[in-house]
RNA sequence: AUUUUAUAAAGAAGAGGCGAGAGAAUAGGCUCAAUGACCCUCUGGCAACCAGCUCCACUGUAGAGCAAGGUGCCAAAACCUACCCUUAGCGGGAACUAUAAAUU
Numbered sequence: 001a002u003u004u005u006a007u008a009a010a011g012a013a014g015a016g017g018c019g020a021g022a023g024a025a026u027a028g029g030c031u032c033a034a035u036g037a038c039c040c041u042c043u044g045g046c047a048a049c050c051a052g053c054u055c056c057a058c059u060g061u062a063g064a065g066c067a068a069g070g071u072g073c074c075a076a077a078a079c080c081u082a083c084c085c086u087u088a089g090c091g092g093g094a095a096c097u098a099u100a101a102a103u104u
Stems, first nucleotide, its partner, number of pairs: 001104001003102006013043005021032003026082004044074003049070002052066004057061001083093003
């Protein structure tokens, strides 16, 4: 990188460095940013996908809890909209993206 499944309106920031754009991509909007954003490092934290342990049903696994080893994440709903349905609601679905676990 391919494919599949699941999740994506909850949650969680300080310091130092750098110095101009950033919020995935296209368009529109909106927002963040020299009171230093984005990014990097350190520290701290959030969550609980996988792995671990316990319990229950009970042998297909599902559910609940503990804990935090492997990941992930810590502005705004994946910032919003775009395509389809609906009829106009913070609605449902699809596509794309991200993450996890598996797969070739």

The RNA shown here (SAM riboswitch aptamer (S box leader)) has 104 nucleotides and comes from Spirosoma fluviale. Its Rfam family is "SAM riboswitch aptamer (S box leader)". Rfam links the family to the GO term regulation of gene expression. Its mean pLDDT, the model's own confidence on a scale to 100, is 82. The sequence was found by an Rfam model in a public genome assembly.